A computed fold for a 76-nucleotide RNA from a bacterium, annotated as transfer RNA. The same sequence occurs in records of 2 taxa. The prediction has a mean pLDDT of 82. The RNAcentral record of the sequence draws on ENA and MGnify. Rfam family: tRNA. It is annotated as a transfer RNA. Rfam describes the family as follows. Transfer RNA (tRNA) molecules are approximately 80 nucleotides in length.
Parts: sequence; C1' cells; structure tokens
RNA sequence: GGGCCCAUGGCGCAGCGGUUAGCGCAGCAGACUCAUAAUCUGUUGGUCGCUGGUUCGAAUCCAGCUGGGCCCACCA
Repeated sequence: GGGCCCAUGGCGCAGCGGUUAGCGCAGCAGACUCAUAAUCUGUUGGUCGCUGGUUCGAAUCCAGCUGGGCCCACCA
C1' cells in the first nucleotide's frame, strides 16, 4: 500500500428496512435462610463508534472517517 471482517447497556451476544432495540451474566430491591451462598420474583441501565447520504421510515442500505482483528504485497 491492497483486500476482508468487526464496532449494539458494565461484560458476552442477538436483531439484516416498519411498534416500546432484546437475551444471558453482572448491578439494585425483595422472597427464602439463624446467616451466607444457591434458587425464585421484580427492576435500573443502550439516542446501536462518529459524520453525512438514500428512504415515508435506518441499529439494519450507501459513502467517508475513527478504533480493533485477519490475510496478501513491499521494505528491513
């Protein structure tokens, strides 16, 4: 330098054009217990990396940028 993939709550992920963006773990509150753990119930938390564009409508499609990963080439 070229190509490909990824970026969604604190963490791991799902969602691939149409409501109120979900699941597990974690956190908080409660139940149970002498108490803790486990278990059960409830609950908080995300304007979907950033900026534009397409569309009646974008987490989803397109472009650029940023960050991360992989492959190839070049230099050494």